[in-house]
Context: one part of a larger RNA
RNA sequence: CGUUGGAAAUUUGAGAGGAUCUGACUCUAGUACGAGAGGACCGGGUUGGACGAACCUCUGGUGCAUCUGUUGUGGCGCCAGCUGCAUUGCAGAGUAGCUACGUUCGGAAGGGAUAAGUGCUGAAAGCAUCUAAGCACGAAGCCUACCUCAAGAUGAGAUUUCCUUUAAGGGUCGUUGGAGACUACGACGUUGAUAGGUUGCAGGUGUAAAGGCGGUGACGUCAAAGCCGAGCAAUACUAAUUACC
Numbered sequence: 001c002g003u004u005g006g007a008a009a010u011u012u013g014a015g016a017g018g019a020u021c022u023g024a025c026u027c028u029a030g031u032a033c034g035a036g037a038g039g040a041c042c043g044g045g046u047u048g049g050a051c052g053a054a055c056c057u058c059u060g061g062u063g064c065a066u067c068u069g070u071u072g073u074g075g076c077g078c079c080a081g082c083u084g085c086a087u088u089g090c091a092g093a094g095u096a097g098c099u100a101c102g103u104u105c106g107g108a109a110g111g112g113a114u115a116a117g118u119g120c121u122g123a124a125a126g127c128a129u130c131u132a133a134g135c136a137c138g139a140a141g142c143c144u145a146c147c148u149c150a151a152g153a154u155g156a157g158a159u160u161u162c163c164u165u166u167a168a169g170g171g172u173c174g175u176u177g178g179a180g181a182c183u184a185c186g187a188c189g190u191u192g193a194u195a196g197g198u199u200g201c202a203g204g205u206g207u208a209a210a211g212g213c214g215g216u217g218a219c220g221u222c223a224a225a226g227c228c229g230a231g232c233a234a235u236a237c238u239a240a241u242u243a244c245c
Stems, first nucleotide, its partner, number of pairs: 001152001005163007015149004021049007033038001051106005059100004066093005071086006110144003117137004170245003173189005194239003197235005203228003211222004
């Protein structure tokens, strides 16, 4: 821009794409078959491999949020205590998030038309013949079925609701997000929990400083402390004002 008034929702599905894999064990059954050796079809169950999707409860990884220990050196006048720099200084842990080595799930069943093939009935050709007329089966393959996209399907579909001359609705703007390069998409904008803050909790680290007590001292203890808390909740304290198109 179109879809022929303008919108907001919900949809149909022409069409397109994805997937389509496979082993072992076991029961049937040591049955059918076979002199024996051996050893099934059909059907049922269990459990794997590879591949794929989603997710983070568990197990791990990462985790330049965070906590702790510690080396050298500079600074805060000094001690103590902090702090800068040194690959995040180094090291040990580690929430959220992201992940696989982790977890869950999937390729199932069914229907239709068939291939090779198997048949029924049956002539041409008094027989025979699956075929010539007719009829029935038959595959991981085909069409469906399963999952995803999809009306620019210009053949532009359908349904419901709203508004119709300045509306309905949308945008600019702001607070933002499991969304994101930007845009877009989603949430919210005081009739408010959208983000931050605060409070509480899950969780992380591992027992802060100062002081008291004990010890000559290192140190121990009061102390599961202090600090953090990307997560979960509560709370208008701050910012989402007014307004414009």